[in-house]
Context: one part of a larger RNA
């Protein structure tokens, strides 16, 4: 002298930074004490507080009563930071072995549909399997505790039904036709039978057109323009296509482009955030809406406490290079 791994630091205390990333801080036990909210279990170890050694002596004991000692007695070490709001998921679990742990998968609960048993379904065959079950049973499809709901639309598309009619395959039919020729012939032809190629009508199911139905089936869920005695809107009216025009709740949002929308809150100052507002580019009802206690190595915001993140670096031990001896 460079770098690492470790400690320690005046004053300040997050000013570092996308971001408290890391680091510090807290941590045992005992006793006080404990909020909103709540599924009444929880929340909660919430938060905050106070004690902690060692000798004697009493007492079954929890302990009480006196002493002694240190800067410090959970005397090292091992051992929770903590609050407040919000979004996502209801939890506990699962996952990209080796760049993703999540809000993604499961999930318990709804829910729809398919199965009457030689079930359906899985499967190369054959044997299994479902299942030595039997609709309170089994497959499959969305959904995703719980609570309060789950509007409209059957026009396409599927799926169920239904069967008069249209339409239609093989098949059946078997009009008629051609090829080939015994004969016949007026030599141009005709032309049995049988062989042989076609082949009309006509019968012919399902399915498709067709009638219905059906949304926790795929999916859909409008424009224009006037109108109220400030003005500004428009409870109304009118007209146009629509299957059918978006109901409830919800809303700049994990969705809002324009946007840093306004407006209040928090801060001395806030493109995040939290509460409104609705002008929803381009939310919405099991591709589930909307709210919600508890949980989360989840994610966004604030604060308390800490603290070399930072003002700003400075020592100290080891470890490795490198120099010099």
């Nucleotide at each position: 002298u460079u770098g690492g791994u470790u400690g320690u630091u005046c004053a300040g205390g997050a000013a570092c930074u996308c971001g408290g990333c890391a680091a510090a801080a807290u941590u045992g036990c005992u006793c006080c004490g404990u909020a909103a909210c709540u599924u009444c279990g929880g929340g909660a170890g919430a938060a905050g507080g106070a004690g902690u050694g060692c000798c004697c002596u009493c007492g079954c004991g929890a302990g009480a009563g006196g002493g002694c000692c240190g800067c410090a007695g959970a005397g090292a070490a091992u051992u929770g930071g903590c609050u407040c709001a919000g979004g996502c998921g209801a939890c506990u679990g699962u996952u990209u072995a080796a760049c993703a742990a999540a809000a993604a998968c499961a999930c318990a609960g709804g829910u729809c549909u398919c199965u009457g048993c030689u079930a359906a379904g899985u499967c190369g065959a054959a044997a299994a399997c479902g299942a030595c079950g039997u609709a309170u049973a089994g497959g499959g499809g969305c959904u995703g505790a719980c609570g309060c709901c789950u509007g409209c639309c059957c026009g396409g598309u599927g799926c169920c039904g239904g069967a008069a009619g249209g339409u239609u395959a093989a098949g059946a039919g078997g009009a008629g036709a051609g090829g080939u020729u015994a004969g016949c012939u007026u030599c141009g032809g005709c032309g049995a039978a049988g062989c042989u190629u076609c082949g009309a009508a006509u019968c012919g199911a399902a399915g498709c057109c067709c009638c219905g139905g059906u949304g926790a089936a795929c999916g859909g869920c409008g424009g224009c323009c006037g109108u109220a005695a400030c003005u500004a809107u428009a409870a109304c009216g009118g007209u146009c296509c629509u299957a059918a025009g978006g109901u409830a709740g919800c809303g700049a949002a994990a969705u809002u482009c324009c946007u840093u929308g306004u407006c209040g809150g928090g801060u001395a100052a806030g493109u995040u955030c939290c509460g409104a507002c609705c002008u929803g580019c381009a939310c919405g009802a099991a591709u589930g809406g909307c709210g919600u206690a508890a949980c989360g190595a989840u994610c966004u915001g604030a604060g308390c406490a800490c603290u070399g993140u930072c003002u700003u670096a400075a020592c100290a031990a080891c470890c490795a290079g490198c120099c010099c001896g």

This is a predicted structure of a 325-nucleotide part of an RNA (large-subunit ribosomal RNA, domain IV) from a Bryobacterales bacterium. NCBI's taxonomy places the organism under Bacteria, Pseudomonadati, Acidobacteriota, Terriglobia, Bryobacterales. Model confidence (mean pLDDT): 88 of 100. The RNAcentral record of the full RNA draws on ENA.